Description:
The part of an RNA shown here (large-subunit ribosomal RNA, domain V) has 584 nucleotides and comes from an Acidobacteriota bacterium. Its Rfam family is "Bacterial large subunit ribosomal RNA".
Context: one part of a larger RNA
RNA sequence: CCCGUAUCGGGACGGAAAGACCCCGUGAACCUUUACUAUAACCUGGUGUUGGGUUUUGAUGUGGCAUGUGUAGCAUAGGUGGGAGACUAUGAGACCGGGUCGCUAGAUUCGGUGGAGUCGCCGUUGAAAUACCACCCUUGUUUCAUUGGGAUUCUAACCUAGAGCCGUGAAUCCGGCUCGGGAACAUCGCCAGGCGGGUAGUUUGACUGGGGCGGUUGCCUCCUAAACAGUAACGGAGGCGCUCAAAGGUUCCCUCAGGCUGUUUGGUAAUCAGCCGUAGAGCGUAAAGGUAUAAGGGAGCUUGACUGCGAGACUUACAGGUCGAGCAGGUGCGAAAGCAGGACUUAGUGAUCUGGCGGUUGCACGUGGACGCGCCGUCACUCAUCGGACAAAAGGUACUCCGGGGAUAACAGGCUUAUCUCCUCCGAGAGUUCACAUCGACGAGGAGGUUUGGCACCUCGAUGUCGGCUCAUCACAUCCUGGAGCUGAAGGCGGUUCCAAGGGUUCGGCUGUUCGCCGAUUAAAGUGGUACGUGAGCUGGGUUUAGAACGUCGUGAGACAGUUCGGUCCCUAUCUGAUACGGG
Numbered sequence: 001c002c003c004g005u006a007u008c009g010g011g012a013c014g015g016a017a018a019g020a021c022c023c024c025g026u027g028a029a030c031c032u033u034u035a036c037u038a039u040a041a042c043c044u045g046g047u048g049u050u051g052g053g054u055u056u057u058g059a060u061g062u063g064g065c066a067u068g069u070g071u072a073g074c075a076u077a078g079g080u081g082g083g084a085g086a087c088u089a090u091g092a093g094a095c096c097g098g099g100u101c102g103c104u105a106g107a108u109u110c111g112g113u114g115g116a117g118u119c120g121c122c123g124u125u126g127a128a129a130u131a132c133c134a135c136c137c138u139u140g141u142u143u144c145a146u147u148g149g150g151a152u153u154c155u156a157a158c159c160u161a162g163a164g165c166c167g168u169g170a171a172u173c174c175g176g177c178u179c180g181g182g183a184a185c186a187u188c189g190c191c192a193g194g195c196g197g198g199u200a201g202u203u204u205g206a207c208u209g210g211g212g213c214g215g216u217u218g219c220c221u222c223c224u225a226a227a228c229a230g231u232a233a234c235g236g237a238g239g240c241g242c243u244c245a246a247a248g249g250u251u252c253c254c255u256c257a258g259g260c261u262g263u264u265u266g267g268u269a270a271u272c273a274g275c276c277g278u279a280g281a282g283c284g285u286a287a288a289g290g291u292a293u294a295a296g297g298g299a300g301c302u303u304g305a306c307u308g309c310g311a312g313a314c315u316u317a318c319a320g321g322u323c324g325a326g327c328a329g330g331u332g333c334g335a336a337a338g339c340a341g342g343a344c345u346u347a348g349u350g351a352u353c354u355g356g357c358g359g360u361u362g363c364a365c366g367u368g369g370a371c372g373c374g375c376c377g378u379c380a381c382u383c384a385u386c387g388g389a390c391a392a393a394a395g396g397u398a399c400u401c402c403g404g405g406g407a408u409a410a411c412a413g414g415c416u417u418a419u420c421u422c423c424u425c426c427g428a429g430a431g432u433u434c435a436c437a438u439c440g441a442c443g444a445g446g447a448g449g450u451u452u453g454g455c456a457c458c459u460c461g462a463u464g465u466c467g468g469c470u471c472a473u474c475a476c477a478u479c480c481u482g483g484a485g486c487u488g489a490a491g492g493c494g495g496u497u498c499c500a501a502g503g504g505u506u507c508g509g510c511u512g513u514u515c516g517c518c519g520a521u522u523a524a525a526g527u528g529g530u531a532c533g534u535g536a537g538c539u540g541g542g543u544u545u546a547g548a549a550c551g552u553c554g555u556g557a558g559a560c561a562g563u564u565c566g567g568u569c570c571c572u573a574u575c576u577g578a579u580a581c582g583g584g
Base pairs, nucleotide, nucleotide: 001584002583003582004581005580006579007578008577010576011575012574014571015570022405023404024403025402027401028400029397030396031395032394035202036201037200038199039198042194043193044192045191046190047189048188051154052153053152054151055150056149057148058147059146060145061144063142064141065140066139068137069105078136079135080134081133082132085119086118087117094113095112096111097110098109099108100107101106158182159181160180162179163178164177165176166175167174205217206216207215214234218240219239220238221237222236223235241386242284243343244342248302249301250300251299252298253297254296256280258276259275260274261273262272282291283290285348287346288345289344306329307328308327309326312323313322314321315320318387331340332339333338354380355379356378357377358376359375360374362373363372412459413457414455415454416453418452420448421447422446423445424444425443429439430438466541467539468538469537471533472530473529474528475527476526479504480503481502482499483498484497485496486495487494506520507519508518509517510516547565548564549563550562551560552559553558
C1' cells in the first nucleotide's frame, strides 16, 4: 500500500415527511360577536278558514225636525229664486205650567185656560221678510240603510290525551256514532312590521429593511436633485381641504421697513416735522420665485368673477392638468391709445354610474299627445385606502388545513463591528514631593469576532432548538506550576509588565438552568473557539402542539418572553472517517 473480519457513529448540510414555526394567497375551513346581509323560529297587526243574536260606540248616505245675533235697524236678517197675499172655530193674540237651545236679548216646542185675531207689502239696509213655496249651506238631533270598533251571548263551522258504544277477536292507534267541554276564539294558509349568531353566505385594504403594534395613504412649497426637465427612501422641513361683492375690473394719485434729530401730556414704542434710506417692508394664507416703472397704499366709477369660440403651444402612458394671441356678440373704466374671459404666481380637490332641480327649435313604438329619453346649465360623495371593487361588512384559531416562499422572520453560518472585550497613543490629574511603582479624566488610533444588534447572502420538496451526561480537540488575551524586568520590592507576602500552552485546573446544597449565591477543600478551582463542539451518542428538566386551571386582558371566540399540573425523541451503516485483529 491492497484485501478482509469485527466494532464506533465525526462527515456525506445522511434517510424519512413538497416545514406544522414565520410570511405571502384579493386560498380554505370551523368558531365568536353590539361586523354586514339574509333567514328558521317567535311576537304583533291585517285577511281567509268564519256564522247568528243582544247591547254600546264611531263613519257615510237618505228622510224628518231644529239651528244661524258685526254695525244701522221694531229685532237672534244663513244664501238664491218665485211671490201679493198667508195662517186661523180642525181654535188667533194673550196668560199659566214644563222641556230644549242661548250671544241672557230672546228663539223654539208640549200641555192647560180662553174665544177672534196674527203677520206681510210700506221707512231703515250691501241684501227683505220664518207671510207662504222651492232648492241648498253651517251646526245639532233623530229614524232607516250600509260599513267599522268594543262587550256579551248562542251553536252549526272548527278543536277536544273527557266518557261510552261499534268496526274488533289483543289494541291507551285510527275511523264512525252518541253524550260532555271549548268555540267563532284557537288552529292552519297568505301579506306586512318587529325581534332574531338559532342558522347561513361573506367581508375584515395596502405600504412596511419579516410580520404585528405605531405611522402613512390626495394636493401645494423648499431641500435631497448631481447648473434643462425629471428623479427614490418609514430622507429633512412646512402647509392645504379655504377666503374675498372686494381682497375683482378700470382710471388717476402715492411709496415702504428702519435709523438719527426735534417736539405738550408721551414713555424704547401711539401722532407730527426734517434728513438718510434698492426694499432690510408690504403683497388674506405655508414656502419658494417675483415685485418700487410696482403685483404694495389710497380715491372715483363700476361687474370682463361675461356668452359663443379658439390658431398654436407646454405637461403627459392614458385619463387629465396648464398657457393662449385672435374672431363674433354685448358690457365696464378711460379724453384717448387701450385694459378687462376674477384675485402677484404656484394648494383650497373627486372620474363614471345613479338621482334631483331649471331650461330646451331633438326623439316620442300606427297617428296626435303623454310617459320616458336626449341636449344645455346646475346640485348631491373626509367615495380622505383621495384613478373612487358593492347602496351595504368586524374578530379568533395552540383543533387547524391547502398552495407557495429561503422573494421573508425565529436557530446556526456569512458580511459588518454601532455595542462588547482587549491593547496602544496623548497625559489634565491622583499618588506628602514626583504624570508614567500604581491609577489615569477629556480625547485619538487599533486588534479580536466570545455579547446585544444591523443586513437578509446558502438552507422553509426540513441545516432538530436550551441545559445536563459522555467523549473531546484547538487558541492564549496564563488560573496553578516554570523563567525574567520594574516596584511607592527591607524580609515574608504582594502590585504591574514580559517570556512560556508541557502538564494540571475539586466535591457538594438551591434552581430546568447556562449563570449566580452558599458550604468545604485545593498549587489552581483560567478565558474563549469548535453549527452558543457533541440528540443516525444518551437524556428531555426548560422552551414550543393538542387536555386542564389561576391571574390579567377581551362582550366573545380566545390571548399573554405571565404562572401551574400533564404530555410518543424513529433509523438494520452504502461511501468516507476512526479503532482492533488477520491475510497478501

Its mean pLDDT, the model's own confidence on a scale to 100, is 83.